[in-house]
RNA sequence: GCCGCUUUAGUUCAAUGGUAGAACGCAAGCAUGGUAAGCUUGAGAUGAGAGUUCAAUUCUCUCAAGUGGCU
Numbered sequence: 001g002c003c004g005c006u007u008u009a010g011u012u013c014a015a016u017g018g019u020a021g022a023a024c025g026c027a028a029g030c031a032u033g034g035u036a037a038g039c040u041u042g043a044g045a046u047g048a049g050a051g052u053u054c055a056a057u058u059c060u061c062u063c064a065a066g067u068g069g070c071u
Stems, first nucleotide, its partner, number of pairs: 001070007010024004018054001026042005047063005
């Protein structure tokens, strides 16, 4: 230099154009003589910017970061 792949919650991952979910973690409550375990509830996210569309995590383009391959 060229060609791919990835980017979603604090972490690991789902979601094939129509209300963004789960597990662990975090907070509060219940419960216990007390602690742990357990039960219930809650907060919390689509890398940035444009475009297409009635509607975009999803499709297109640019940029950024990470990763792999070729030279």
Transfer RNA from Enterococcus sp. PF1-24, 71 nucleotides, folded computationally. Taxonomically the source falls in Enterococcus (Bacteria, Bacillota, Lactobacillales, Enterococcaceae). Its mean pLDDT, the model's own confidence on a scale to 100, is 85. RNAcentral records the identical sequence in 2 taxa. Its Rfam family is "tRNA". From the family's description: Transfer RNA (tRNA) molecules are approximately 80 nucleotides in length.